Molecule: Bacterial RNase P class A
Organism: Pseudomonadota bacterium
Formats: sequence, C1' cells, structure tokens
RNA sequence: CAAGCAAACCGGAUGAUCGCGGCAUGAUCGGCUACCGCCGAACGUGCUGAGGAAAGUCCGCCCUCCACAGGGCACGGUGCUGGUUAACGGCCAGGCGGGGUGACCCGACGGCAAGUGCAACAGAGAGGAGAGUGCCGGCUCCGCGCAAGGGGGGUCGGCGAGGGUGAAACGGUGGUGUAAGAGACCACCAGCGCCGGCAGCGAUGUCGGCGGCUAGGCAAACCCCACCGGGAGCAAGGCCAAGCAGGCGCAUUGGGGCGGCCCGUCCCGCAAAAAGCGCCGGGUGUGCUGCACGACGUCUGGAGCAAUUCAGACGCUAGAGAGAUGAUCAUCACCUCGCUGCACAGCGAGGCACAGAAGGCGGCUUACAGGGUUGCUUGAGCG
Repeated sequence: CAAGCAAACCGGAUGAUCGCGGCAUGAUCGGCUACCGCCGAACGUGCUGAGGAAAGUCCGCCCUCCACAGGGCACGGUGCUGGUUAACGGCCAGGCGGGGUGACCCGACGGCAAGUGCAACAGAGAGGAGAGUGCCGGCUCCGCGCAAGGGGGGUCGGCGAGGGUGAAACGGUGGUGUAAGAGACCACCAGCGCCGGCAGCGAUGUCGGCGGCUAGGCAAACCCCACCGGGAGCAAGGCCAAGCAGGCGCAUUGGGGCGGCCCGUCCCGCAAAAAGCGCCGGGUGUGCUGCACGACGUCUGGAGCAAUUCAGACGCUAGAGAGAUGAUCAUCACCUCGCUGCACAGCGAGGCACAGAAGGCGGCUUACAGGGUUGCUUGAGCG
C1' cells in the first nucleotide's frame, strides 16, 4: 500500500419564525357543589416527545382472564457438554464434524446390531445383493504340431480377486495358500465391540490389551430415547354512563366449568326446569382506566476467558386515542458529476440511506446511500 475477517458507533448540524402532544407550576374564565373539591377552556413559564431496526410476528416471558388444585393419554417443541438468564429454539465458552492459505465461518450435533420404510438412471447386483465381461477345472468335438504344448466350440461345476457401470459395490496394503480365488489364514493399518490407565466438571482426547473380520446412505423418513409445555390474549381485563326486544333448543337423573380425551375435582339441580350451555335477533359511549418507576438507563469499582453478575453513585428519558413529535427560510456538513487549478482550494448543478412508537420487555431474522474507529489475517514492497 492492497485485499479480507470480526466487533461496536454515527447516519445530518446550527439559527430564526410559526405550529402540535404530555407533565409540573402560575394566575384567569365557565359549569357543578353547603363546603372540601370536581370537570372543561384558553394564556404565561419550565422540562420533555420515534428506532437500530420502531419492521417481520419467528421464539420466550411480564401482565390479565378462564372459580381452585392435580395425574395420564394424545399433540407440539428442543436435541453434543458446561455455564448464563425471569425464560428461550437466545447468548458465552468448549468438544466433534465440515469450509477457508489464514484471521474466521457454518452445523437440523441423542439413537440405524429395536422395528418398518425409501433411493431415479446405469449396472449382473444397492444390504445379509450379485454374475454381464472374465479366471480355473471335468467331460466332449474340431483343427495345428515330431513331441512338449497351445487354439476354438458345446456342456457341467467352482470363484467373486482383476476390469466395467455408478455418487456409492459388503474394509486397505503386502504375503501364505489354492485348480483358480477369497480375512480362508498371517503381519501392519483403519473401523467396530469389550476391558483398563491417564487428562478433563463434562462432551471428548490419548495410550494399552483382547476379540471378531467389518454390520453402506437417509431419522430435515416413520420410529425409539431424554427433557420441556394448561388455554386464550390489550380487540386481555376492570370501572362508570346510557339504552333495547326478545325468541328457540338441551337430559337415559342428570347438566355445566377445568382445551381435545380419560381419571379426578368443583358448582348447580334432582321428576321439573332453574343455574348453566348452545343457536337466532336487537340495543349502548365509541367515555375513563389498563398506559409507563421498569427483570429500567448511565458511570465507576470488584468477580469471571466470556456471556453475565455483585456493590456504589447519578438520572427519569413519548404515552397518542383516528391517533401528537411538524412546516418554511438561511447557512454549514456529507456524497456524485462538471469546470478552473501543481497541490491546497474555489465555482456550478444535483442528491442526501432503511424507515414511524400503539401494553411492555429479552432475543432471532430481514432492510440500510454514506462516514469513519478498533483489533486481527494474507500478499507485495521498503527499512
């Protein structure tokens, strides 16, 4: 200097004029009230008012209701180990596997000798499979040759080592053995199983011994195993005001709530329909609350590799309700192009990312013009 990897950050600024929402405060006006006080309106002052993703709605929860409290089945989710957290399918650290020269990145990462199943085409044969090309032997026929021997055809038997097909062919290399072969046997190696040592909390790694000779791939196939899981959701709920129009059905002594089912439990009732459940229809303001002090933020110090946690100090940072946080002007900043120009710089034109809270929080995923910062890797050159 160039190219990369990882992490966090900014992503317009200033001034003027006018205009919105909230909170606090000051005094004023109107209504209600015996009073305290309550409601509404405009004015002044102070403070404050969209995000790193507010998006997606993919997860987990807080909170609320289903009257209370359980067990099981089914169903759903997760899936290496340890830690962290309110919890998570998140995050951190590690292990194993894969990608990359590397910094780093990815993983749907328990089990295939429990069972069932799937795999196009090619190929003889794709999991306890297999004989197309071939190798060897017996019998027989033909012809060559003095002979030894060798060639071709038919048929029967043996083999699966060589070659071929395929993404993949029932371990690899070297030998013994055989008519020809083959873990049939042997040595070494890989894999698998069993028994131990060492290191580690553990996943796992490493070393040694024995054995048999090798049990392919797919579980993001059904399945098996371990762990976790009530349901519904702010249009959840609560309060106040106002107003209408009710009708029908339900049983075998039962009906209803607790998700789908069972057990269990609770409530109502028991000769009758209430409570309740279900269906059809009608009516009310679109009022108040829930609604922001929080698993909160910033800084400092301690523990920890880290995620995170503990302690102290400081701070209050939207709460709308058809939905506020804006509009105009000027200057500057940034980017692109053009001109002048050695550079610095100047002038002109254009542009200025993704995108708007709606009960809240912790994550994940996706979008993002431009601008720099820190650490690390590789390459080239110089000293």